[in-house]
This is a predicted structure of a 75-nucleotide RNA (transfer RNA) from an uncultured Spirochaetales bacterium. Its Rfam family is "tRNA". About the family: Transfer RNA (tRNA) molecules are approximately 80 nucleotides in length. Model confidence (mean pLDDT): 81 of 100.
RNA sequence: AGGUCAGUAGUACAACGGCCAGUACAACGGUCUCCAAAACCGUGGAUGAGGGUUCGAUUCCUUCCUGACCUGCCA
Numbered sequence: 001a002g003g004u005c006a007g008u009a010g011u012a013c014a015a016c017g018g019c020c021a022g023u024a025c026a027a028c029g030g031u032c033u034c035c036a037a038a039a040c041c042g043u044g045g046a047u048g049a050g051g052g053u054u055c056g057a058u059u060c061c062u063u064c065c066u067g068a069c070c071u072g073c074c075a
Base pairs, nucleotide, nucleotide: 001071002070003069004068005067006066007065010025011024012023013022018055027043028042029041030040031039048064049063050062051061052060
């Protein structure tokens, strides 16, 4: 330099172009307990940035940014 893949909550992942973007763990609050742990109940929190297509975009197109991998060039 070229190519491929990915970017959604603190973490790991879901979501056919269409309801208020979900699940688990973690965090916090509560129940229980002598106190904790475990268990159970509940709460808050997210689509990398810009542009485009569309009635409607996490999803499709495009430009950047970040990360992983592959190939190559120079020295």